[in-house]
RNA sequence: AGAGUUUGAUCCUGGCUCAGGAUGAACGCUGGCGGCGUGCUUAACACAUGCAAGUCGAACGAAGCGAGAACUAAAGCGCAAGCAGAGGUUCUUGACUGAGUGGCGGACGGGUGAGUAACGCGUGGAUAACCUGCCUCUAAGUUGGGGAUAACAACUGGAAACGGUUGAUAAUACCGAAUGUGCUCCACGGAGUAAAGAAGCCCUUAAAGCUUCGCUUAGAGAUGGGCCUGCGGCGUAUUAGUUAGUUGGUGGGGUAAUGGCCUACCAAGACAGCGAUGCGUAGCCGAACUGAGAGGUUAAUCGGCCACACUGGGACUGAGACACGGCCCAGACUCCUACGGGAGACAGCAGUUAGGAAUAUUCGUCAAUGGGGGAAACCCUGAACGAGCAAUGCCGCGUGAGUGAUGAAGGCCCUAUGGGUUGUAAAACUCUGUUGUUAAGAAAGAAUGGUAGAAUUAGGAAGUGAGUUCUACUUGACGGUACUUUUCAAGAAAGCCACGACUAACUACGUGCCAGCAGUCGCGGUAAUACGUAGGUGGCGAGCGUUAUCCGGAUUUAUUGGGCGUAAAGCGUGCGCAGGCGGCUUAUUAAGUCUAAGAUUAAAGCCCGGAGCUUAACUCCGGUUCGUCUUAGAAACUGGUAGGCUUGAGUAUGGUAGAGGCAAACGGAAUUCCUAGUGUAGCGGUGGAAUGCGUAGAUAUUAGGAGGAACACCAGUGGCGAAGGCGGUUUGCUGGGCCAUUACUGACGCUCAUGCACGAAAGCGUGGGGAGCAAAUAGGAUUAGAUACCCUAGUUGUCCACGCCGUAAACGAUGAGUACUAAGUGUCGGGUUACCGGUGCUGAAGUUAACACAUUAAGUAAUCCACCUGGGGAGUACGUCCGCAAGGAUGAAACUCAAAGGAAUUGACGGGGACCCGCACAAGCGGUGGAGCAUGUGGUUUAAUUCGAAGCAACGCGAAGAACCUUACCAGGCCUUGACAUCCCCCUGGAUGGCCCGUAACGGGGCCGGCCCUUUUGGGGCAGGGGAGACAGGUGGUGCAUGGUUGUCGUCAGCUCGUGUCGUGAGAUGUUGGGUUAAGUCCCGCAACGAGCGCAACCCCUGCCCGCAGUAGCCAGCACGUUGUGGUGGGCACUCUGCGGGGACUGCCGGGGACAACCCGGAGGAAGGCGGGGACGACGUCAAAUCAUCAUGCCCCUUAUGGCCUGGGCGACACACGUGCUACAAUGGCGCCGACAGAGGGAUGCGAAGCGGCGACGCGGAGCGAACCCCAAAAACGGCGCCCCAGUUCGGAUUGUAGUCUGCAACCCGACUACAUGAAGCCGGAAUCGCUAGUAAUCGCGGAUCAGAACGCCGCGGUGAAUACGUUCCCGGGUCUUGUACUCACCGCCCGUCAAG
Repeated sequence: AGAGUUUGAUCCUGGCUCAGGAUGAACGCUGGCGGCGUGCUUAACACAUGCAAGUCGAACGAAGCGAGAACUAAAGCGCAAGCAGAGGUUCUUGACUGAGUGGCGGACGGGUGAGUAACGCGUGGAUAACCUGCCUCUAAGUUGGGGAUAACAACUGGAAACGGUUGAUAAUACCGAAUGUGCUCCACGGAGUAAAGAAGCCCUUAAAGCUUCGCUUAGAGAUGGGCCUGCGGCGUAUUAGUUAGUUGGUGGGGUAAUGGCCUACCAAGACAGCGAUGCGUAGCCGAACUGAGAGGUUAAUCGGCCACACUGGGACUGAGACACGGCCCAGACUCCUACGGGAGACAGCAGUUAGGAAUAUUCGUCAAUGGGGGAAACCCUGAACGAGCAAUGCCGCGUGAGUGAUGAAGGCCCUAUGGGUUGUAAAACUCUGUUGUUAAGAAAGAAUGGUAGAAUUAGGAAGUGAGUUCUACUUGACGGUACUUUUCAAGAAAGCCACGACUAACUACGUGCCAGCAGUCGCGGUAAUACGUAGGUGGCGAGCGUUAUCCGGAUUUAUUGGGCGUAAAGCGUGCGCAGGCGGCUUAUUAAGUCUAAGAUUAAAGCCCGGAGCUUAACUCCGGUUCGUCUUAGAAACUGGUAGGCUUGAGUAUGGUAGAGGCAAACGGAAUUCCUAGUGUAGCGGUGGAAUGCGUAGAUAUUAGGAGGAACACCAGUGGCGAAGGCGGUUUGCUGGGCCAUUACUGACGCUCAUGCACGAAAGCGUGGGGAGCAAAUAGGAUUAGAUACCCUAGUUGUCCACGCCGUAAACGAUGAGUACUAAGUGUCGGGUUACCGGUGCUGAAGUUAACACAUUAAGUAAUCCACCUGGGGAGUACGUCCGCAAGGAUGAAACUCAAAGGAAUUGACGGGGACCCGCACAAGCGGUGGAGCAUGUGGUUUAAUUCGAAGCAACGCGAAGAACCUUACCAGGCCUUGACAUCCCCCUGGAUGGCCCGUAACGGGGCCGGCCCUUUUGGGGCAGGGGAGACAGGUGGUGCAUGGUUGUCGUCAGCUCGUGUCGUGAGAUGUUGGGUUAAGUCCCGCAACGAGCGCAACCCCUGCCCGCAGUAGCCAGCACGUUGUGGUGGGCACUCUGCGGGGACUGCCGGGGACAACCCGGAGGAAGGCGGGGACGACGUCAAAUCAUCAUGCCCCUUAUGGCCUGGGCGACACACGUGCUACAAUGGCGCCGACAGAGGGAUGCGAAGCGGCGACGCGGAGCGAACCCCAAAAACGGCGCCCCAGUUCGGAUUGUAGUCUGCAACCCGACUACAUGAAGCCGGAAUCGCUAGUAAUCGCGGAUCAGAACGCCGCGGUGAAUACGUUCCCGGGUCUUGUACUCACCGCCCGUCAAG
């Protein structure tokens, strides 16, 4: 710092999504240790149990207990004296106990965030309007009395909680009196107002005294508060008005204190668009997270403030409360109860239930820190300090280190089978010992504490003595913890997520739009780097992912830092209050602004510098800082005040243009209607018609009249107006502009939320009017339908007056005003021709995503207003306002999508345009479609009718030839390393071949014959048999995994590249344009210049000539011969054949054209403008065809989906289609006679003559491997004859009989022949095909395949036409241009209704 995603691609707009950081988190998988933090975000839900606020005997009385002393004394012992001493009494005493009176504290500490939009909080002030216990200082005092009361005792009520009555008693409890330093009040005379003692020492008869702690009064301080106030911080206007103690005043009350805080009276105010009031939400802040910052979000832990304590209300006490563990009342709830009554409040610490995705121990200690009480010891302290639980977070450490290649095994994948990868990883060897474990030692946290002792000091006569110092002893929950040493042994310690792009990381298998993934785009339909698993890899690591939320990225709310012509967005237009902004100049002020100083900005945190824990996290020390306020100063700018100026603005004067507005009057043309005349059969209307009108007289025409509406020409990107809008003429009234000229005012200006006014058409109300036009409606057409387009009629309406409505693509889709920034040109108005004001066009700079805008800005600036923030839902719903209504204004959300959109680009398309071409149409000729047959296909049938081909571009196609074979199909019978290839082992010596048996046939069995080398054991090759497995085999699938080949557009003229240039870019240019061509062929022009693949040419055939050659071809001349024939000699002239050349190039002439390319005409020439034909097929399109020619990836079958064989089928047949043949006849058929080709083929062949047969053919076998021989007869044609228009002497299907030939074999299922039979058919509906010249048509001939089997196919020649005006139309194609919401590209996209799910 960005990235993905709209498109075929591009730029832009714009949303969505991701990468980062964070968390009081939760969930999934996993989990070694330690340190430091953190831990109910939900039900301010309900709570069992324990604890969380007590303490003081140095305030007090009594009681108990212990100790001591005195007295007394029972049982007992003793003969006795006496001993002993329970118990009792009194006194003294205490580190004692709990209750009571009393004091202080329970207002702190701890919890929670419900409420609260508030002076609650933050910040800064103010309090001359206040309070403050304990603490500190100062001054003064502490005299002398009194009456009660609890505890207690007795009696007594109640289940209990809790009391009642009577009788006693004390105080630092309570109450008078005295005093008054002081304080308060005051009329300045005065009046009022306090207190409490206790302990220690000394001495004791008592008193006094001293010290300490208390008490009272007053003043001051400190601390802590109260109240007031400027400023600051949420949403909603679909909440616009709120308020009666309300706002203010006076008197009074109340308070610590001000105040409507309360009350009486008076006034009628107060707040609000700078957002009152209402509603919703919310504790606020220091700070935390994020961010470059400005900001945004949050309010856990820590700290400050506030509020609350079951819910609501209230006061009491007190220095302080309206009081979490106090009181009273009410309510809900829980518990106890003897039913009469009582008790309770975990938002304290633990803990429980519930809720929830979710949050811990009913722990230890007061050792430290802090708090309460106490003189103190000490007591209390769930504050606090610690421990426990939780990877909940941050930080640190570890799970080993070194050496180690045979690159082990195993796994995985690839593979050219060699290997690669995991991987120095492991093993192995050598070390180390953090953590862990064993054992031993062992802290700091502890002192300014306590006890004992000693010393010392103010004051004092002294004792005493608070205080200070020293010594000794003593105090640790954590915890035998940290830490140190030591034992053991690499031994006990690694996972999670990801791997299509974004985003680091790839393969295999499985799956097959299934299962699944997914944050976005999107993956998955049989070769998934996206699913699942494995291996590998990447990332992080005691964690890793996911989910949720916040900030960021997002300049996507834009202050920093956005926009509004077409992407979302300028209000339809004006006037204008508030508000915002504002010309030149002088003086002054000091609000803004700037400077300096000061106060504050708590601590913690952040940042900087250091320090302490081994380090870090963590902690400690020091430093820095925003902001606010105060004071002083400056005076340029902004603001305020006072004054001046004229350029902004305005006024006056003189002109001027105009469909500017309102009202009234008038005019002519036209339509319609009425009346009358003329006149007769139609009119009208349309693409064509019909409805309609008309013989009752229309239309047409003439004359007269009525009525309404609108104003031709002029008329113009001309004019006027703010916009809507304004058009005959005249008159009246009236608004604004422009120009000129001087004079005047003196900033009076610009914009404008709310508001007010105007506002096309349609529509509404009331009343008129109504000619034409015309929603609705009716009829006629059109159509599959036609609630439309067209036609005939026709009502609201359109017109007028008045009143509503308030919207339009109300548009320049462009808010208003101001200033500045090149030119050129058209036009309107004024003017002194300097210029000024409007309205258009073209263009510079500049702007723009581009298109475009460009002094009439969308440029450059500053001002004000309106508006926008993804698409849909939706300008919808609800609410409100307006309206008679129609409806308008304001204006959401749920839900849903990953886009929606703008401009431009390449194509494709258009029942868009321009130009051009093609047997494309037209003009012609002949066909197809009807018949019969042949052939292919569909369908059907079948055991099988093998498979493929499917618009053109499948269908006489693969197939240049299915009786078996072919053959892939079906039935049946067989084989299993196989019919075929390679390798291994064993046996045999043969195999090939011939013969026989057997079978439906193959398979099977038998016989004969018979290799080479040799060292004679054998070996080699070869072949057969047997065996084992690797493998063979597959016309099985996928042509949408492929190669190759082919079709098609199309022999159409196109398709591209390099460099340059233009464009942000996709792209454009070149290749467009003007001509021309069959052609992107050529010429010219041109920001292009060149080049490539195509075109053309080069190649082949053919047409003319020449040269060479001359047999098997030819025969002119010479000669011979023959019935006849180049038959022979001879020759190569000619024809011909073969080879090689020439020839044609717009070369020449004329015209046109641009002096071009080229076109037209002509000459010459065999041929003329490409001479004719062929081969040759650019970039690409159709996932076109073919896995069944072949090759091939993957998948599948393996005693079968492989192989062999027999038979059948591919030949079926109600039908349908394609392609052909033969016909329907006389331009013909038949018979006889007679001509003329070319190109081919021939040895398993072509096969002559001759003979036989009606014939197919047979016998025969000459000649010929072929310019020699044969096939071979060419046919149409010509001549002669018959037929005479008929289902025929046309036509030949079908069928019968008899044959021929091929072949192992013609039943299914061949061809041919003869005789006989003699079907349909008399020129073919809609529709449709071919062909432009040696072509169509017509005639025959040959060949490939092939044993046989063409009407097909491929070739060959013979005869030999017609027509083309032309390019409007149909089809296809090319170029340019235009529109597009298409790009899978019009067989596109897409809208509505209905149905199903």
A computed fold for a 1397-nucleotide RNA from an uncultured bacterium, annotated as small-subunit ribosomal RNA. Rfam family: Bacterial small subunit ribosomal RNA. Model confidence (mean pLDDT): 83 of 100.